[in-house]
RNA sequence: AGAGUUUGAUUCUGGCUCAGAACGAACGGUGGCGGCGUGGAUAAGACAUGCAAGUCGAGCGGGAUUUUACGGGUAGCAAUAUUCGUGGAGUUCAGCGGCGCAAGGGUGCGUAACACGUGGGCAAUCUGCCUGGGGGAGCGGGAUAGCUCGGCGAAAGUCGAAUUAAUACCGCAUAAGACUACUGGAAGCAUUUCUGGAAUGUCAAAGGUGGCGCAAGCUGCCGCUCCCGGAUGAGCCCGCGGCCUAUCAGCUAGUUGGCGGGGUAACGGCCCACCAAGGCGAUGACGGGUAGCUGGUCUGAGAGGACGACCAGCCACACUGGAACUGAGACACGGUCCAGACACCUACGGGUGGCAGCAGUCGAGAAUUUUUCUCAAUGGGCGCAAGCCUGAAGGAGCGACGCCGCGUGGAGGAUGAAGGUCUUCGGAUUGUAAACUCCUGUCAUUUGGGAACAAAUACCUGAUUUAACUGAUUAGGAACUGAUAGUACCAGAAGAGGAAGAGACGGCUAACUCUGUGCCAGCAGCCGCGGUAAUACAGAGGUCUCAACCGUUGUUCGGAUUCAUUGGGCGUAAAGGGUGCGUAGGCGGUCGCGCAAGUCGGAUGUGAAAUCUUAGGGCUCAACCCUGAAACUGCAUUCGAUACUGCGUGGCUCGAGUACUGGAGAGGAGACUGGAAUUUACGGUGUAGCAGUGAAAUGCGUAGAGAUGUGGAGGAACACCGAUGGCGAAGGCAGCCCCCUGGGCCAAUACUGACGCUCAUGCACGAAAGCGUGGGGAGCAAACAGGAUUAGAUACCCUGGUAGUCCACGCCCUAAACGAUGUCAACUGGUUGUCGGGCCUUCAUUGGCUUGGUAACGUAGCUAACGCGUGAAGUUGACCGCCUGGGGAGUACGGUCGCAAGAUUAAAACUCAAAGGAAUUGGCGGGGACCCGCACAAGCGGUGGAUGAUGUGGAUUAAUUCGAUGCAACGCGAAAAACCUUACCUACCCUUGACAUGUACGGAACCCUGCUGAGAGGUGGGGGUGCCCGAAAGGGAGCCGUAACACAGGUGCUGCAUGGCUGUCGUCAGCUCGUGUCGUGAGAUGUUGGGUUAAGUCCCGCAACGAGCGCAACCCUUGUCCCUGGUUGCUACGCAAGAGCACUCCAGGGAGACUGCCGGUGACAAACCGGAGGAAGGUGGGGAUGACGUCAAGUCCUCAUGGCCCUUAUGGGUAGGGCUUCACACGUCAUACAAUGGUCGGAACAGAGGGUUGCCAAGCCGCGAGGUGGAGCCAAUCCCAGAAAACCGAUCGUAGUCCGGAUCGCAGUCUGCAACUCGACUGCGUGAAGCUGGAAUCGCUAGUAAUCGCGGAUCAGCAUGCCGCGGUGAAUACGUUCCCGGGUCUUGUACACACCGCCCGUCACACCAUGGGAGUGGGUUUUACCAGAAGUGGCUAGUCUAACCGCAAGGAGGACGGUCACCACGGUAGGAUUCAUGACUGGGGUGAAGUCGAAACAAGGUA
Repeated sequence: AGAGUUUGAUUCUGGCUCAGAACGAACGGUGGCGGCGUGGAUAAGACAUGCAAGUCGAGCGGGAUUUUACGGGUAGCAAUAUUCGUGGAGUUCAGCGGCGCAAGGGUGCGUAACACGUGGGCAAUCUGCCUGGGGGAGCGGGAUAGCUCGGCGAAAGUCGAAUUAAUACCGCAUAAGACUACUGGAAGCAUUUCUGGAAUGUCAAAGGUGGCGCAAGCUGCCGCUCCCGGAUGAGCCCGCGGCCUAUCAGCUAGUUGGCGGGGUAACGGCCCACCAAGGCGAUGACGGGUAGCUGGUCUGAGAGGACGACCAGCCACACUGGAACUGAGACACGGUCCAGACACCUACGGGUGGCAGCAGUCGAGAAUUUUUCUCAAUGGGCGCAAGCCUGAAGGAGCGACGCCGCGUGGAGGAUGAAGGUCUUCGGAUUGUAAACUCCUGUCAUUUGGGAACAAAUACCUGAUUUAACUGAUUAGGAACUGAUAGUACCAGAAGAGGAAGAGACGGCUAACUCUGUGCCAGCAGCCGCGGUAAUACAGAGGUCUCAACCGUUGUUCGGAUUCAUUGGGCGUAAAGGGUGCGUAGGCGGUCGCGCAAGUCGGAUGUGAAAUCUUAGGGCUCAACCCUGAAACUGCAUUCGAUACUGCGUGGCUCGAGUACUGGAGAGGAGACUGGAAUUUACGGUGUAGCAGUGAAAUGCGUAGAGAUGUGGAGGAACACCGAUGGCGAAGGCAGCCCCCUGGGCCAAUACUGACGCUCAUGCACGAAAGCGUGGGGAGCAAACAGGAUUAGAUACCCUGGUAGUCCACGCCCUAAACGAUGUCAACUGGUUGUCGGGCCUUCAUUGGCUUGGUAACGUAGCUAACGCGUGAAGUUGACCGCCUGGGGAGUACGGUCGCAAGAUUAAAACUCAAAGGAAUUGGCGGGGACCCGCACAAGCGGUGGAUGAUGUGGAUUAAUUCGAUGCAACGCGAAAAACCUUACCUACCCUUGACAUGUACGGAACCCUGCUGAGAGGUGGGGGUGCCCGAAAGGGAGCCGUAACACAGGUGCUGCAUGGCUGUCGUCAGCUCGUGUCGUGAGAUGUUGGGUUAAGUCCCGCAACGAGCGCAACCCUUGUCCCUGGUUGCUACGCAAGAGCACUCCAGGGAGACUGCCGGUGACAAACCGGAGGAAGGUGGGGAUGACGUCAAGUCCUCAUGGCCCUUAUGGGUAGGGCUUCACACGUCAUACAAUGGUCGGAACAGAGGGUUGCCAAGCCGCGAGGUGGAGCCAAUCCCAGAAAACCGAUCGUAGUCCGGAUCGCAGUCUGCAACUCGACUGCGUGAAGCUGGAAUCGCUAGUAAUCGCGGAUCAGCAUGCCGCGGUGAAUACGUUCCCGGGUCUUGUACACACCGCCCGUCACACCAUGGGAGUGGGUUUUACCAGAAGUGGCUAGUCUAACCGCAAGGAGGACGGUCACCACGGUAGGAUUCAUGACUGGGGUGAAGUCGAAACAAGGUA
């Protein structure tokens, strides 16, 4: 620091996702040790049990008990035991009393608040214990608990009587001082404060315990009391700061203030009576939701964002609600009272309880520990002290929950072991890894030693202080005290011995192979994997990362500049309000002066500690801890500065405005008026149609239309001028004239003196449609009706036609209200047109300058690009509005407005990984332009109808083997299915195999032959012994047989794993590259343009210049000529023989054609047109030759080949059958339908081929197929081999025929082991359909079509097919509108699998969330009323009453009771709000696929 993901590719916008860090975590797998931290986040749910607050006998009186002294009694000889009394000492129990229990500890319910933070204030306050100073501590009194007795009760407890103490309670005295009222002085902004004077009221525990002393008394310590201070703690007030929501906009009656009281420690409506009517709010009151706040924590570069566990400060709470008491302090966690819920005990009458203390239990939950040890340390309470108490605290335990550290060994070790995995079978990898050798000893284990944290109080001895001390301070001494813990640590021993996993491996993202699976099972954070070769699933091997942990899930920040202060945008991506006026607000020209609010600087105080940072230090290091520094960016006070902003004040004229002049304009409102046209009514002329359309029909018309001409009626709109013209804020505005009126512009002066700009809320205007009331209504025209079109046509087209359109008044308030561009101001090159004004100039209405509009182009600059460009989308400033992924949705609910329609404001659940902008290349278009092709047209002949042949589909079958399927499958693979072929079926057989290589053994090979069987095969008999080396023994090559194993074999699958080959677009003219240039880029340019060509052929031009593959040419063949050569060819030699090579021919080599020449056209080019010459003329004809690529085109059955599959069978052999079937359909052909013909007779002329397992002559036989025969020929020699049509005659006479030949019968021939299934041919006989073929469709442009025959391959035989050959030999092409295919340019595009594309809506089905809904059930809150426990306050003399007063009666005071006020729970009725639920219902989303149409994207077929 970025990356993935929208596209065929690009760029931008924009969302989603990932990599990082963190956590009080949880879950899964795994798990050696230690240190330091941390651990109920959910149910403030309920709690069994134990503990968490006591202490003081030096405040008091008792009880119990121990001990001791003395005295008495009893027992005993005595020691002694026991009992009673008195006194002392100790322990202990309950009570009175004191202090503490308000701390410590827990939790986060409530709380949006002076609760918290920060800074101030209290002249408006209190403060036990502690502390400094000062003054006191005198004299009295009456009770009460305990205990005892009695009553009630189950208990808890309670009542009565008698008796008793105090540091308990009460009275009086004393008063330096304090308080209250009065009265002087001083101070302060002030309510007031300070300091004097003189009066009234208020205070003690004379206690406890020591020392000395006979005592009186003296004295120490601890206590007590008053006053003034301190410290600490607390209370109150104020400024500022920190959540969401306006779909909460108005709230408030003790409310706001005053006067007077009450109350409090204290101010205050805190409370009360009276008076006034205020107070708060857009700088967000009131309401709703959520939430303890902070130091800080996490993250981040920072600014920020999220959070508020542990630790620390503050607050709140203690089962829920209310209340007070005591006290220095509470409205009190382990106190009281009342009410409620819950739980427990009960004798049913009544009682008891409160873990959000520490442990622990249940419950809830994804989830959170031991019913541990100790007061040794630190701290707290009480106490003079010893000490007691302390679940505070210190420790241990449990949990990998986190952070940190350590270990699981180290060095050597190649045969690169075995095993595993992969393999191209060679090897590679695991891997120095292991084994093995030599070492080490951390941790764990074991043995032994073994801490620090401990110093004090108290005790002893001194010193100082003091009049003195047991006091205080200080020095020394001796001793005691350890929960943790036999722990940390140290030493010894043994032995590599006890200690590694988790996740990942398609990209992002480090890391790859095999097997299994086969859109299944599964994975997945995003993109996406899986449909038979998955680096993405599962397993394995290997690798990568981290490591006692590793992953997953959740949450937060980051990345995200994706809410943008730092640091974004708004023409087209989301986004400028429809327009103006204008309030609050924001901002504001120029020159001075003053102030100092903002601003800047210095100082002071504060900003708790901890944390963070940093310098050191301590645990072996680290985590952790300690010490110091810095920092805490803040707030307050104070001093200073005065540029800028602000405030005040005084000026200025440039901004703004006013007056005067001139002139333009569909600016607005009202009134009047004009002509053309449409329609209509009357009458005239006149006759058969009119109107309408792609074509028609509905409609009108003989009752007289339409047409024509005259004069009427009525409404609406204003041709020409008229224009990228003018005006207006926008919407918008158009005949002419008049009246009223707004705004803008120009020029020259004068005046005011910043009066300005923008504008939330607000107000006004606001097209069309629509609504209300009343008019009007010619034309047009939603709805509607009819006619057409159509599969349908609720549309497009036609004929009609009502609202409406028009006017008046009132609403509605929205538009693609668009320049998709808010308003204002300043600045920044130009050119051209046009409208308005002015100035100068010209003969001119000519030219120039200037100013305000309105257009076109364009520099810089901007922009993602397109584009904008002084009228900015440039460079800046001010203010307003708006945006933050797509869909859901501008929808629901709520509010406001409206008569309604509806408008405005405006979500969420859910769902997707995109949606989108601009541009690029293609493809496509029922877009455009140009061009070509037997593409159409013009012609000739066919197919489609018949019969047959052949191939295919389908059907059939045991099998009818397989493949090919639009063009580009279908007389195709197959250039030959009777057996074979043959791959198929049935049956019978073989299993190292029919075939290859290797091993071992045997045998020569081989030949003849019997039996059996359909055959393959099975089983016998006989003969036979070679070649090479070697003297021999023996060995070798080849062949055969046997055996076992490696293996053979497969026309089995996958052509969508492949090679090769082929088809097709298409012999179409295209397809690309290098360098340069342009563009952010995909890409473009070149290759486009003007001509031309068969051609990207050539020329010219051009930011291109060149090049490659294609085109053309080079090759073959054919057409003319020449040269050379000549047998088997040829012949002017009469035949033959011989001779010759002129000609024909053959086969070698040349020539020739190049737009070369002439004329014209063209741009002087390329080229085209015409002509000459020539055998041939513009590529002479034909062939071969097929660019980049497309179709996952075809072929695994030619061959080759990966993978998979079969292995006594999916291999191999044999026989028979099948591939030849047959209601049917299609393709390609053959033959015909006849006279341009058939038949018969006669008689001509080819080319190219083939031939020894062959072609086969002559001759003879047969009607013929053929047979016989054997000459010749390995072929320019011989043979196949008679060419046929044509030609010359004859006949037939338009008929199912003398056409046509299918089918069938009989008889034959040939091939072949074999013609039944299933060959070809011959003869005789038979003689079917068919009389030129519907829709539709094919081929062909010249030696072509058509027609005629001949040959060859395959082949034993079989050709209507295929491949070749020659003979005869036409017609037509005006032309490119249309059909098909193709090429180039351009345009649109929502297509890119590319129009066989994409895509919309209803309906049907399933699921999901949500709105409405008669209602129903809860929560919260509010109003009115009822009710009223405990408590407090007021009143009250009903009852009781120790202290004080009084001789007494009685009084004062108190308690209880009663009552009033306030008030919790509770109740009734109504409202608001929120949650859940609800028959039914509305739309929405998603889904494999379905139904109906075809709305959008191309002119999308009606833009």

Small-subunit ribosomal RNA from a metagenome, 1503 nucleotides, folded computationally. Its mean pLDDT, the model's own confidence on a scale to 100, is 85.